[in-house]
RNA sequence: AUCGAUAAAAGCUACACUAUUCUGCGAAGAUAGGUCAGAAAGCCACGGAUCUCUUGUCAGACAGCCGGGUUACUCAA
Numbered sequence: 001a002u003c004g005a006u007a008a009a010a011g012c013u014a015c016a017c018u019a020u021u022c023u024g025c026g027a028a029g030a031u032a033g034g035u036c037a038g039a040a041a042g043c044c045a046c047g048g049a050u051c052u053c054u055u056g057u058c059a060g061a062c063a064g065c066c067g068g069g070u071u072a073c074u075c076a077a
Stems, first nucleotide, its partner, number of pairs: 004075002012038002017033003021030003036064001042070003046067003050061003053056001
């Protein structure tokens, strides 16, 4: 350095749900609280699944559904 993750430590994200909050036709997203869980639950819409509607010529959502790509903390076995 790379692989690896049955460890330890320091950190990270934030399921469900709630809001005297907003955006969007909608799926859903953002903010605040919350803390189920996660070793990439960081990021990317490339493939598939699921979902939405104004059914598209290049529509859109979703990365905490699966696969893939890419970057990264720690360093016990």
Molecule: c-di-GMP-I riboswitch aptamer
Organism: Campylobacterales bacterium